Predicted 3D model of a 73-nucleotide RNA (transfer RNA) from Lytechinus variegatus. RNAcentral holds the sequence, with entries from Ensembl Metazoa. Its mean pLDDT, the model's own confidence on a scale to 100, is 82. The organism belongs to Lytechinus, within Eukaryota. It matches the Rfam family "tRNA". By type it is a transfer RNA. RNAcentral records the identical sequence in 2 taxa.
[in-house]
RNA sequence: GGUCUGUUAGCUCAGUCGGCAGAGCAUCGUGCUAAUAACGCGAGGGUCAUGAGUUCGAGCCUCAUAUAGACCA
Repeated sequence: GGUCUGUUAGCUCAGUCGGCAGAGCAUCGUGCUAAUAACGCGAGGGUCAUGAGUUCGAGCCUCAUAUAGACCA
């Protein structure tokens, strides 16, 4: 330098054919307990990397950029 893949909650990751953004863990509250842990119930937390484009409508499609990784040279 080139090609490909990834970027979604604090962390690890789903998200089908474009149609209301989710799970587990963590955090907070609460029940249980003498108390803690575990367990049950509930709650908060998102500029879907950034910017444009297509579309009635984009996490998803297109382009550019940033960043991480793999491969080739």